Background:
c-di-GMP-I-GGC riboswitch aptamer from Candidatus Segetimicrobium genomatis, 79 nucleotides, folded computationally. Model confidence (mean pLDDT): 83 of 100. Of the family's consensus pairs, 86% are formed in the model.
[in-house]
Formats: sequence, C1' cells, structure tokens
RNA sequence: UCCCGAAAGGGCAAACCCGGAGUAAUCCGGGGACGCAAAGCGACAGAGCCACAUGCCGUGGCUGGCUGCGCUACCGAAG
Repeated sequence: UCCCGAAAGGGCAAACCCGGAGUAAUCCGGGGACGCAAAGCGACAGAGCCACAUGCCGUGGCUGGCUGCGCUACCGAAG
C1' cells in the first nucleotide's frame, strides 16, 4: 500500500412513542435499538414512493438504511 473485518476504543440508529415542518412521499428534535465496516457524503444511472398533470409523452419532489457508480474516512489481528 492492497485486501480483509479479528480485537479494542468509539460511531450511526430501523420499527415504535412524543413534539414540530410538509398537501403527501418524507424530514427535523427527543426517547428508543432492528440492524450497519462506510447505515459518511453526492440523486449521476437504475429502482421504489408522493404530489400535480394527463389521450400519450410528462413536471416537481422524496428515499444514500434499495442497487450500481463516484468522492472521502477511524482502528489494525491474520493474509
């Protein structure tokens, strides 16, 4: 350095509950842990979802904890 995910320290936080924002998908804060070695970041491609529109083609949004891709990163046992 690559690969990998043993150890330790630490990190994140699903469902659900409370409060708030939003037409909604969903998001934010608190509680809570199902899980996660990129569950860190980016909507570029695919996928899903919501709203509007619609004869067809769409337009705008949401999900990075759906997959791919790109960028970055702690520790270091074995290889």